[in-house]
RNA sequence: GUCCCCAUAGCUCAAUGGAUAGAGUGCAAAAUUGCGGAUUUUGAGGUUGAAGGUUCGAAUCCUUCUGGGGACA
Numbered sequence: 001g002u003c004c005c006c007a008u009a010g011c012u013c014a015a016u017g018g019a020u021a022g023a024g025u026g027c028a029a030a031a032u033u034g035c036g037g038a039u040u041u042u043g044a045g046g047u048u049g050a051a052g053g054u055u056c057g058a059a060u061c062c063u064u065c066u067g068g069g070g071a072c073a
Base pairs, nucleotide, nucleotide: 001072002071003070004069005068006067007066010025011024012023013022018056027043028042029041030040031039049065050064051063052062053061
């Protein structure tokens, strides 16, 4: 330099262009317990990497950029 893949909650990951973006784990509170752990319930936590475009509607499709990984040179 060319090409390919990835970026969503603290972490690991889902989500056919269409319901308020969900799950596990972690965190907080409550119940339970002699205390804790385990268990149960509830809750908080997200500009879906950034900026544009297409569309009635974008995490999803297109373009550019940024970051990470890989192949070739």